[in-house]
RNA sequence: GGGCUCGUAGCUCAGUCUGGUAGAGCACCACCCUUGCAAGGUGGGGGCCACGGGUUCGAAUCCCGUCGAGUCCA
Numbered sequence: 001g002g003g004c005u006c007g008u009a010g011c012u013c014a015g016u017c018u019g020g021u022a023g024a025g026c027a028c029c030a031c032c033c034u035u036g037c038a039a040g041g042u043g044g045g046g047g048c049c050a051c052g053g054g055u056u057c058g059a060a061u062c063c064c065g066u067c068g069a070g071u072c073c074a
Base pairs, nucleotide, nucleotide: 001073002072003071004070005069006068007067010026011025012024013023020057028044029043030042031041032040050066051065052064053063054062
């Protein structure tokens, strides 16, 4: 330098193919339970869907570029 895959909640990841209300588990907060802690139960908070642009009535999703990570080739 080139090819491929990936970037979504604090962490690990779905959702993308086939555009139409952004989700799960863990973690966090409050309450219940306990002498107390853990476990358990109930409820709650938390997002620039890497960044910029384009297409569209509508984009995490399609297209282009940039940045970053991994991997392969040279």
Molecule: transfer RNA
Organism: Gammaproteobacteria bacterium